The RNA shown here (transfer RNA) has 72 nucleotides and comes from Okeania sp. SIO2H7. Rfam family: tRNA. It is annotated as a transfer RNA. The sequence is in RNAcentral, with records from ENA. Lineage of the source: Bacteria > Bacillati > Cyanobacteriota > Microcoleaceae > Okeania. The coordinates come from a structure-prediction model, not an experiment, and the mean pLDDT is 84.
């Protein structure tokens, strides 16, 4: 120096160019004499960062960063 692959809630990950979501974890109720297990509901997202494409971009494209795998 080059190739590929990843980056999305506080973790671990899904997401076919049309509303960003699942687990698990917080928080509130409800159960209970307390706790845990259940049960029911909230709250949290600059989808790494920029900049293009496009009526619309987490998604396509180009460039950064960080990681991690081959090559040399």
């Nucleotide at each position: 120096g080059g190739g590929c692959g990843a980056u999305u809630a506080g973790c671990a990950c899904a997401g076919u160019g049309g509303u960003a979501g699942c687990g698990c974890g917080u928080c509130u109720c409800c159960u209970u004499c307390a706790c845990a297990c259940g049960g029911a509901g909230a709250a949290g997202g600059u989808c790494a960062c920029a900049g293009g494409u496009u009526c619309a971009a987490g998604u396509c494209c180009u460039g950064u960063a960080u990681c991690g795998c081959c090559c040399a």